[in-house]
RNA sequence: GCGCGAGUGGCGGAACAGGCAGACGCGCGGCGCUUAGAACGCCGUGUCUUCGGACGUGGGGGUUCAAGUCCCCCCUCGCGCA
Numbered sequence: 001g002c003g004c005g006a007g008u009g010g011c012g013g014a015a016c017a018g019g020c021a022g023a024c025g026c027g028c029g030g031c032g033c034u035u036a037g038a039a040c041g042c043c044g045u046g047u048c049u050u051c052g053g054a055c056g057u058g059g060g061g062g063u064u065c066a067a068g069u070c071c072c073c074c075c076u077c078g079c080g081c082a
Stems, first nucleotide, its partner, number of pairs: 001081007010026003019065001027045006046055003058074005
């Protein structure tokens, strides 16, 4: 340099014919249980906010009523070829 693949919460990882983003698990916080803890159970857990809402899938642009998903450019990482 060329080709292919990947990038989503604090972490792993779903959403795949374009149709409520974050299921599920881990972690973390609160409560219950306990003499106290572990284990277990329940609830909560992106950002901002004037609390009405707005924003958020590596960055930017495009298509569309609607994009994590499709198209283009760029960045980073992995694999292969030279």
Molecule: transfer RNA
Organism: Rhodococcus aetherivorans